């Protein structure tokens, strides 16, 4: 310097062909327990990496930039 693929709750990851954002550990609260731990039942927590563009409607498609992984040279 050029290619390719990642970026989404606190952590790993889902989300198919554009139609109100999810799951499973984590927190927390109850319930169960002599207590913990396990269980079970709820709760909260995401401007979907930034900026713009298409579109009635964008995590999703287009351009830009940003951080990261790989490859050439």
């Nucleotide at each position: 310097g050029c290619c390719u693929c990642c970026u989404u709750g606190g952590c790993u990851c889902a989300g198919c062909u554009g139609g109100u954002a999810g799951a499973g550990c984590g927190a927390c609260g109850c319930a169960u327990u002599c207590g913990u731990a396990a269980u079970g039942c709820g709760u909260a927590g995401g401007u979907c990496g930034c900026c713009g563009g298409u579109u009635c409607g964008a995590a999703u498609c287009c351009g830009g930039c940003a951080g990261g992984a790989g490859g050439c040279u």